This is a predicted structure of a 1471-nucleotide RNA (small-subunit ribosomal RNA) from an uncultured prokaryote. It matches the Rfam family "Bacterial small subunit ribosomal RNA". Gene Ontology terms of the family: structural constituent of ribosome and ribosome. The RNAcentral record of the sequence draws on ENA.
[in-house]
RNA sequence: AGAGUUUGAUCCUGGCUCAGAACGUACGCUGGCGGUAUGCUUAACACAUGCAAGUCGAACGCGAAAGUUUCUUCGGAGACGAGUAGAGUGGCGCACGGGUGAGUAACGCGUAGAUAAUCUGCCCUGAAGUUUGGGACAACCUUUCGAAAGGAGGGCUAAUACCAGAUAACAAUGCAUGACACAAGUUGUAUAUUUGAAAGCUUUAUGUGCUGAGGGAUGAGUCUGCGUAACAUUAGCUAGUUGGUGGGGUAAGAGCUCACCAAGGCGACGAUGUUUAGCGGGUCUGAGAGGAUGAUCCGCCACACUGGAACUGAGACACGGUCCAGACUCCUACGGGAGGCAGCAGUGGGGAAUUUUGCGCAAUGGACGAAAGUCUGACGCAGCAAUACCGCGUGAGUGAAGAAGGCCUGAGGGUUGUAAAGCACUUUCAGUGGGGAAUGCAUUGACGUUACCUACAGAAGCAGCACCGGCUAACUCCGUGCCAGCAGCCGCGGUAAUACGGAGGGUGCAAGCGUUAAUCGGAAUUACUGGGCGUAAAGCGCGCGUAGGCGGUUUGGUUAGUUGGAUGUGAAAGCCCAGGGCUCAACCUUGGAACUGCAUCCAAUACUGCCAGGCUAGAGUACGGUAGAGGGAGGUAGAAUUCCACGUGUAGCGGUGAAAUGCGUAGAGAUGUGGAGGAAUACCAGUGGCGAAGGCGGCCUCCUGGAUCGAUACUGACGCUGAGGUGCGAAAGCGUGGGGAGCAAACAGGAUUAGAUACCCUGGUAGUCCACGCUGUAAACGAUGUCAACUAGCCGUUGGAAGGGUAAUCCUUUUAGUGGCGUAGCUAACGCGCUAAGUUGACCGCCUGGGGAGUACGGUCGCAAGAUUAAAACUCAAAUGAAUUGACGGGGGCCCGCACAAGCGGUGGAGCAUGUGGUUUAAUUCGACGCAACGCGAAGAACCUUACCUGGUCUUGACAUCCUACGAAGUUUCUAGAGAUAGAUUCGUGCCUUCGGGAACGUAGUGACAGGUGCUGCAUGGCUGUCGUCAGCUCGUGUCGUGAGAUGUUGGGUUAAGUCCCGUAACGAGCGCAACCCUUGUCCUUAUUUGCCAUCAUUAAGUUGGGCACUCUAAGGAGACUGCCGGUGACAAACCGGAGGAAGGUGGGGAUGACGUCAAGUCAUCAUGGCCCUUACGGGUAGGGCUACACACGUGCUACAAUGGACAGUACAGAGAGUAGCAACCUCGCGAGAGGGAGCUAAUCCCAUAAAACGUUUCGUAGUCCGGAUCGCAGUCUGCAACUCGACUGCGUGAAGUCGGAAUCGCUAGUAAUUGCGAAUCAGCAUGUCGCGGUGAAUACGUUCCCGGGCCUUGUACACACCGCCCGUCACACCAUGGGAGUGGGUUGCAAAAGAAGUGGGUAGUCUAACUUCGGAGGACGCUCACCACUUUGUGAUUCAUGACUGGGGUGAAGUCGUAACAAGGUAACC
Repeated sequence: AGAGUUUGAUCCUGGCUCAGAACGUACGCUGGCGGUAUGCUUAACACAUGCAAGUCGAACGCGAAAGUUUCUUCGGAGACGAGUAGAGUGGCGCACGGGUGAGUAACGCGUAGAUAAUCUGCCCUGAAGUUUGGGACAACCUUUCGAAAGGAGGGCUAAUACCAGAUAACAAUGCAUGACACAAGUUGUAUAUUUGAAAGCUUUAUGUGCUGAGGGAUGAGUCUGCGUAACAUUAGCUAGUUGGUGGGGUAAGAGCUCACCAAGGCGACGAUGUUUAGCGGGUCUGAGAGGAUGAUCCGCCACACUGGAACUGAGACACGGUCCAGACUCCUACGGGAGGCAGCAGUGGGGAAUUUUGCGCAAUGGACGAAAGUCUGACGCAGCAAUACCGCGUGAGUGAAGAAGGCCUGAGGGUUGUAAAGCACUUUCAGUGGGGAAUGCAUUGACGUUACCUACAGAAGCAGCACCGGCUAACUCCGUGCCAGCAGCCGCGGUAAUACGGAGGGUGCAAGCGUUAAUCGGAAUUACUGGGCGUAAAGCGCGCGUAGGCGGUUUGGUUAGUUGGAUGUGAAAGCCCAGGGCUCAACCUUGGAACUGCAUCCAAUACUGCCAGGCUAGAGUACGGUAGAGGGAGGUAGAAUUCCACGUGUAGCGGUGAAAUGCGUAGAGAUGUGGAGGAAUACCAGUGGCGAAGGCGGCCUCCUGGAUCGAUACUGACGCUGAGGUGCGAAAGCGUGGGGAGCAAACAGGAUUAGAUACCCUGGUAGUCCACGCUGUAAACGAUGUCAACUAGCCGUUGGAAGGGUAAUCCUUUUAGUGGCGUAGCUAACGCGCUAAGUUGACCGCCUGGGGAGUACGGUCGCAAGAUUAAAACUCAAAUGAAUUGACGGGGGCCCGCACAAGCGGUGGAGCAUGUGGUUUAAUUCGACGCAACGCGAAGAACCUUACCUGGUCUUGACAUCCUACGAAGUUUCUAGAGAUAGAUUCGUGCCUUCGGGAACGUAGUGACAGGUGCUGCAUGGCUGUCGUCAGCUCGUGUCGUGAGAUGUUGGGUUAAGUCCCGUAACGAGCGCAACCCUUGUCCUUAUUUGCCAUCAUUAAGUUGGGCACUCUAAGGAGACUGCCGGUGACAAACCGGAGGAAGGUGGGGAUGACGUCAAGUCAUCAUGGCCCUUACGGGUAGGGCUACACACGUGCUACAAUGGACAGUACAGAGAGUAGCAACCUCGCGAGAGGGAGCUAAUCCCAUAAAACGUUUCGUAGUCCGGAUCGCAGUCUGCAACUCGACUGCGUGAAGUCGGAAUCGCUAGUAAUUGCGAAUCAGCAUGUCGCGGUGAAUACGUUCCCGGGCCUUGUACACACCGCCCGUCACACCAUGGGAGUGGGUUGCAAAAGAAGUGGGUAGUCUAACUUCGGAGGACGCUCACCACUUUGUGAUUCAUGACUGGGGUGAAGUCGUAACAAGGUAACC
């Protein structure tokens, strides 16, 4: 210090998540030692048992017993025990210490002050005093009540208990007076009156108590400034309330309380209410500022079962005291009693979760005591818990045969790994034995079998946990197969998972390691430090203006803010720094610093504030001009629509994509004249004007607001912004009353459509208009708050002013607006840019992930509609902005293609052939499925092929390698069987040799292995199809951009072409295009047989001689390049036309297929990973099947005829094949063919007659002399074999079909069409496929449209890329939530009732030791009044839970209906 995650990629915005630290934690796995800390965070729930506060005989009076012992009359008595134990009176303490955090938003806490408004036991200090008397009450004794707890009566008694008197003042009050201070006051002196003290004890001491008053210390009370949580969906609260006077009350001020009087007090600087919470020092985190927190330790507060109350006391309204009420628990003889662990242990309960019913008062501290001492669950220690922090250990050296085993493997090896074993060492810790402290100030040691030292033995007793896809250090194998599971986020898992589970290996930490919860950080995602608001969330629709905030220039004063210094305080602990002590550390300890704060005093006076006085640059006023759809009111004008009347006139009008509804012969529409009525103001008209915004448009008049310009005068900061508040505020809508021409929600009809509650059409009501009210919202937008200052220019335009100039248009400067471009700068980019989104200042408003939701509830406003204010649960990991590249568009532009058009011929109808689907079957093997599957793999299924089915059969196998044994190999014949196979049988004895044997081959055996057309083409290689022979696809360097990317490759021309030229921040290059290659078209050279024949000879015949001129053949060359001319073009590229030429603009054809797309096709050509089968999913065998047949589709053949059929005749090719072959020729057969058979391994022989064509003849429009399916008979050929299931021949038979619906295919020239020939495969089988020649057209105006493609541009919410994305209802499941007749709790207001205990007031009654002047005083009880807790009633408020039913919302698998949005989304979208 950052990282992951939105996208195809990018930048931003923005959320979610992670890495860190830390914890009073808990849970899982594991666990050696020690030190130091810590340990009910939940039920302030209930508590058994024990202990936690007593002490004093030196305040006082009583006063045992057991036991021992002596005496005894055995009844008892005495002594010691012992003035002991014990209780009682009295004193002090129990208000400390310890616990808890319920309550409390408060002077409770913190900090700084005040107390001149107060108290203070014990303690310290210095003075004074301590006198005379008296009467009781406990204990005790006795009587008595009660179950008990506990009382009641009588009698005796002491005191430092109680009472009276004396004395005393510095006590109280009054008066006089001095001093000080002052708001009340404080204090000295003198005097008068009144009230009014004491206590003794003992150890005899410088003893210790006691009394009044003073001072100190300590502790406490009270008051004040400032600070101290959330909610405004809590805005008004308050009657003792605020103040005064006078009583009362308190230690003390005060409405603290009471009577009377006044009507105040608090509050947007947040009162009141609700919710939550003990506060601080500190703790955690953080760079800090902050944020979170308030365990342990320290300070303060509050509480002690719940509520109330007082008593005692120096101190309490009292944790281990009292009284009362309530709930609960216990005892009970049922009459009545007892209790309070939020003390220490401990129990139950709750909970994820928190310890021993331990030891000791040795230390520290506390209570009492003169002291010894007693008490002390405070405290000191121990125990339990890895709960945390710190430290230590589980060995260290050597050791390569790199052991074994494990895991992986490319089979070689690698790794675990010097790790182990082995060898030679050490003994910390733990263990055992021995010794054994110091210190804790004189004494005293619970801890303590202490710490520590030493000896001994032996590597001996001691390692786990998490992780290994990225973030994030660390990788492989097996298993699993969207299952099981993982997951902090992104996300893994559907047969090759580094992500699940296991293993090996590795990484990290280590007596721990992970997980979980909560906190801070990262998060500048609340922004004071330190954010934003044009489009991402975010500027109020616009003004005026209150409070508030901010404010021009100058002088003087003041010193509040501000700055400096000093003083006080800021407890200790903690943090930090430096020392010291435990072997170190944690820990402890000493000192320092710090505590950023507050208060007081002094000083300074620049700035801000305040006070006073000036100024004119801000702001305003006066005067004079100017422009304007600025506003309000009244009037008025013309054009048009509609309606009415009349005239002319006749059949349609109207409307649409096309129609229909509608109007019209009762006279429409059209046209003319006249009239009525309402609404709106063409042209001018303009990024022109005016207004704060909404908004404003004929003309005239009246009233009226603002702006601007000019020169002077005046006022003198009068200003800016503006929470609340208030006014204005389009359209629609609402109320009342008018008005109503046109338009037009709703509605009706007609169309469209699958539907059409729409778009289109015909009608049409509210409304639109006016007046007066209401509503208060809009994409009320510049999506840009108002004001002010500063910061380059250029070009328009509106209004004014000044200067210059002209015949005139005009020019320059300036000012107020309104526009375009643009510099710097800003911005995520787009863009903004003196009219800022630049640089600054002032003030206001608003934002903090998406959805839920601008919704619910509550409040306010409204007649309503609704507006405004405005959440949460739940859910997702995104949602968004700008820009980029693609793809797409029922967007645009340019261009191309048999794409359309123009033509020719087909398919679709028939029959047949063939392939496919479907069906059938034992099997009908498998694959291919839009174009780009379907005469496709298959260039040829009778057996074989063959992979399928049925039957029978083999198991190291039909095939490969290795081992062993035997045998050469091989061959003949027979039997059984469908055959595979089985059994018998004949012949054979080879080759090499070092004589051992070896090589090839066969049979048998053994196991390693063979074998698989079994699966996965979505694991693959290779090959192929397709877009597409379309013109594209990229790179290097440079430049531009934050970046993805762009540029180049775009633009202007041109081309078949990213072909070329020009331009150009690009310059070059590569793969494609073209060319190079093959073939064809012309010529030349060479060659001349098997080819050819002009001349010569010859023949039936190029047959032969001869020749190589020609043709052909096959080698090599030439030729064509826009080269030449003209025109067009930009002086280019190029195009058009022409010449020459065999050929002209790529001459024709072929081969050649860029980057890539389709998880396209193929595991059945082949190869191959993985999986599967192994007496079978392998091998071999016979028969069957792939050839089935209600049907559907594709591709073809043959036809339907006269451009034809038929008969006979005549002519002309090219390219191929051939020895297991092609076969001439001859004979036979009607023929298919058969029997012979020359020649030919081919320019020689042969297949082999080319057919259309041509010229005759015939048929005459018909199911025919067309057509040939189907069927019958007879044959031929191939083959082991033509039944299922071949081809062909002859004779006979003679089906459908008369040119084919919707639709659809091919073709642009030697092409279509038509016509035959050949080849591969092949024993045989072609209408298929691949080739070859013959004859040989028509048409193309053109690019609007259909399809496909290319380039540029535009929009996009698409990127799996339109076969995309995506919305809403309905149905189903689940979740949270609103309403809801109500129901049940909690809290609380008001009005009443009630009234325990207690305190205070009053007092007729009753009782009464001290004193008495005997009258009484004083006291107690009782009664009563006031206050008041529990409790009760009524009526409100608020909150929680629940509720039949109901509303919307969210999330879910491949549900239903449509298609609203994204492209012009097919009616532009949106508010």